[in-house]
RNA sequence: UCCCCGUCGUCAGGAGAGAGCUUCCCCGUGAAGCCGCCGAAGGCGCAGGGCCCUGCUCGAACGCUCAGGCAAAAGGACUGACAAAACGCU
Numbered sequence: 001u002c003c004c005c006g007u008c009g010u011c012a013g014g015a016g017a018g019a020g021c022u023u024c025c026c027c028g029u030g031a032a033g034c035c036g037c038c039g040a041a042g043g044c045g046c047a048g049g050g051c052c053c054u055g056c057u058c059g060a061a062c063g064c065u066c067a068g069g070c071a072a073a074a075g076g077a078c079u080g081a082c083a084a085a086a087c088g089c090u
Stems, first nucleotide, its partner, number of pairs: 001088001007084001009082005018035001020034005036070003042066001043064003048058004
């Protein structure tokens, strides 16, 4: 001690889908079971890409819904801002 990418942190924004039915009780927006749904934590699969190519690797916002979720809260891919660390040079 400049910029970009990446990592972590903070702040802000952030969708979808039954406040479903039954039972239990500690009567709580609780637990269990059943049916119906959602996809933007995570996960799996493929499309596609790359390479040292009959294999390896990256791998989506596409598909699957295992998980998660379906009033609020929480979470939430992703986006933006801020700041720090790291790295490099002298």
The RNA shown here (Glycine riboswitch aptamer) has 90 nucleotides and comes from Piscinibacter sp. HJYY11. Its Rfam family is "Glycine riboswitch aptamer". Gene Ontology term of the family: glycine biosynthetic process. The organism belongs to Piscinibacter, within Bacteria.